[in-house]
Context: one part of a larger RNA
RNA sequence: GGAUGAACGCUGGCGGCGUGCUUAACACAUGCAAGUCGAACGGACUUAACAGGAAACCUAGUGAAUGUUAAGUUAGUGGCGGACGGGUGAGUAACGCGUGGGUAACCUGCCGUAUACCGGGGGAUAACACCUGGAAACAGGUGCUAAUACCGCAUAAGCGCACAGGACUGCAUGGUCCAGUGUGAAAAACUGGGGUGGUAUACGAUGGACCCGCGUCUGAUUAGCCAGUUGGCAGGGUAACGGCCUACCAAAGCGACGAUCAGUAGCCGGCCUGAGAGGGUGGACGGCCACAUUGGGACUGAGACACGGCCCAAACUCCUACGGGAGGCAGCAGUGGGGAAUAUUGCACAAUGGGGGAAACCCUGAUGCAGCGACGCCGCGUGAGUGAAGAAGUCAUUCGUGAUGUAAAGCUCUAUCAGCAGGGAAGAAAAUGACGGUACCUGACCAAGAAGCCCCGGCUAACUACGUGCCAGCAGCCGCGGUAAUACGUAGGGGGCAAGC
Numbered sequence: 001g002g003a004u005g006a007a008c009g010c011u012g013g014c015g016g017c018g019u020g021c022u023u024a025a026c027a028c029a030u031g032c033a034a035g036u037c038g039a040a041c042g043g044a045c046u047u048a049a050c051a052g053g054a055a056a057c058c059u060a061g062u063g064a065a066u067g068u069u070a071a072g073u074u075a076g077u078g079g080c081g082g083a084c085g086g087g088u089g090a091g092u093a094a095c096g097c098g099u100g101g102g103u104a105a106c107c108u109g110c111c112g113u114a115u116a117c118c119g120g121g122g123g124a125u126a127a128c129a130c131c132u133g134g135a136a137a138c139a140g141g142u143g144c145u146a147a148u149a150c151c152g153c154a155u156a157a158g159c160g161c162a163c164a165g166g167a168c169u170g171c172a173u174g175g176u177c178c179a180g181u182g183u184g185a186a187a188a189a190c191u192g193g194g195g196u197g198g199u200a201u202a203c204g205a206u207g208g209a210c211c212c213g214c215g216u217c218u219g220a221u222u223a224g225c226c227a228g229u230u231g232g233c234a235g236g237g238u239a240a241c242g243g244c245c246u247a248c249c250a251a252a253g254c255g256a257c258g259a260u261c262a263g264u265a266g267c268c269g270g271c272c273u274g275a276g277a278g279g280g281u282g283g284a285c286g287g288c289c290a291c292a293u294u295g296g297g298a299c300u301g302a303g304a305c306a307c308g309g310c311c312c313a314a315a316c317u318c319c320u321a322c323g324g325g326a327g328g329c330a331g332c333a334g335u336g337g338g339g340a341a342u343a344u345u346g347c348a349c350a351a352u353g354g355g356g357g358a359a360a361c362c363c364u365g366a367u368g369c370a371g372c373g374a375c376g377c378c379g380c381g382u383g384a385g386u387g388a389a390g391a392a393g394u395c396a397u398u399c400g401u402g403a404u405g406u407a408a409a410g411c412u413c414u415a416u417c418a419g420c421a422g423g424g425a426a427g428a429a430a431a432u433g434a435c436g437g438u439a440c441c442u443g444a445c446c447a448a449g450a451a452g453c454c455c456c457g458g459c460u461a462a463c464u465a466c467g468u469g470c471c472a473g474c475a476g477c478c479g480c481g482g483u484a485a486u487a488c489g490u491a492g493g494g495g496g497c498a499a500g501c
Stems, first nucleotide, its partner, number of pairs: 009501002013380006019373002021338001026336003030333003035080003040077002043074009056062002087291003096216008106208002111204007119153001121151002128143006159184005165178005189196002217263003224254002229251004234246003266288004270281004293314005316327004344370001346369003352366001353364004383413004393404004417449001420443004427435001452497005457478003463492005473480002
């Protein structure tokens, strides 16, 4: 000199764009953050129309039960989605990340393309009703019922498995194709008649999984480490290779090219600095990884070992009728605490995107916006011109004057910003705008409402007076202060930067 997610002190007019718990991965009141589909299903309820006609009035009809149709709402079964999006950086020195490859060792819901198919049955179960237990959370029993829920059967172009054969081919294990025998496995309907779905196979796309080369902090005052350890064989397991796991066999494997141990740390694109080489750093934004009170486990599923799912253990908090239960903000706000320090318990789904749905639409603290903070960057303003050999005041003085100083006043103008009034968007494809009567435009009005902070001995731009008297104090370094201090304090003046210092 540059820089910062900054803090502190003094000061503070406006706008745009960004940005804001770096500490306790500390504990959390309250609200919201993941639902949706009635065009999968049986019910229940509401409304309307029609049919129906009890009792009653008493003959004008009014009209309960019940049924049909239509519209709507929905607890439950079922489907899809809750594995995305959002948060945090505790752990991790690792194929975690980066980069370049490999899979002849793999998977892939929704989506696209193509081919083939969708036949015929069965048994349950929630809801519901009744009963029982319990303070509650909830649980149990009996009975009834539906499906795109569940289970057999049929069929099999193609597919899987086993056996044996041929052709072609590869860097190895091997791979591809052809024909054969045996064997195995599918499906679901709904409709508003337009469609939407279902099953199988193949390919694609997307997303993932695994393996390898290289790179990736410090310490030797850490030198030896390791028993599933290293390899083989057989099996199990997995989507898949593999000590991934198990039994047996062998005794290997790693290490001064730093193993092991200890400390520290999420990694990268980037960011800051620097002429570069390099050094530092990883907040915001984007990619990857890991985690979800702590530890462990699996279930479901195309996908999780799952933040707002389940089970177990632990700590903590809460409810309890003491028998037993409930909870998890490192989602958005917000609270306490810690701290030098970091915001609103806001508005809207209008846009972009996501989930569900045929759609209308619903949900969305993702997101879009608004609020707060000079936290940062950028822009603008706080007036412009004229105005005396120069008012007043103040300071200094050699008492002559000098400085403040064209500065002020005065005169002539202007109106950015703010304020007032009127109009008023784009963002939205036909409709639909939270932002927002916002941005912006126009008009009238008034110089009004808007300047501070640091410094002045040298480094280093900028000097005098008074007070103080090695005191009080200053100080980044050198050093100032003991009676004329340009170095302390105040004043006048000056220098620098400026809504900042």
A computed fold for a 501-nucleotide part of an RNA from an uncultured Lachnospiraceae bacterium, annotated as small-subunit ribosomal RNA, 5' domain. The sequence was found in a public genome assembly. The coordinates come from a structure-prediction model, not an experiment, and the mean pLDDT is 84.